Predicted 3D model of a 99-nucleotide RNA (SAM riboswitch aptamer (S box leader)) from Eubacteriaceae bacterium UBA1433. Rfam family: SAM riboswitch aptamer (S box leader). Rfam describes the family as follows. The SAM riboswitch is found upstream of a number of genes which code for proteins involved in methionine or cysteine biosynthesis in Gram-positive bacteria. Lineage of the source: Bacteria > Bacillati > Bacillota > Clostridia > Eubacteriaceae. The coordinates come from a structure-prediction model, not an experiment, and the mean pLDDT is 85.

RNA sequence: ACCUUAUAAAGAGCAGACGAGGGACGAGCCCGAGGACUCUGCGGCAACCUGCAAACAAGCAAGGUGCCAAAACUCGCAGCAAAUGCUGGAUGAUGAGGA
Numbered sequence: 001a002c003c004u005u006a007u008a009a010a011g012a013g014c015a016g017a018c019g020a021g022g023g024a025c026g027a028g029c030c031c032g033a034g035g036a037c038u039c040u041g042c043g044g045c046a047a048c049c050u051g052c053a054a055a056c057a058a059g060c061a062a063g064g065u066g067c068c069a070a071a072a073c074u075c076g077c078a079g080c081a082a083a084u085g086c087u088g089g090a091u092g093a094u095g096a097g098g099a
Stems, first nucleotide, its partner, number of pairs: 002098006013042005021031003025076004043068003048064002050061003072091001077088004
């Protein structure tokens, strides 16, 4: 890299280092020298796996991941309705399992 499956309008930031692009891709829109992105330290969120407990129950913890601008920032393809919205899909991401 690939296959299967689950999830997503909730939630959670400070400091230091670096120095130019970044938000996957295209279009838009936004973030960024008043220092983004990335990395490190500390802190935090969540609860997929895990541990404990329970089975008229479905809770507690936080060891392994993940995450901490904006709905996965919005749209992209199809259908329905035609103010613009709804439903599904594709793609990407993350977890768990597989090969």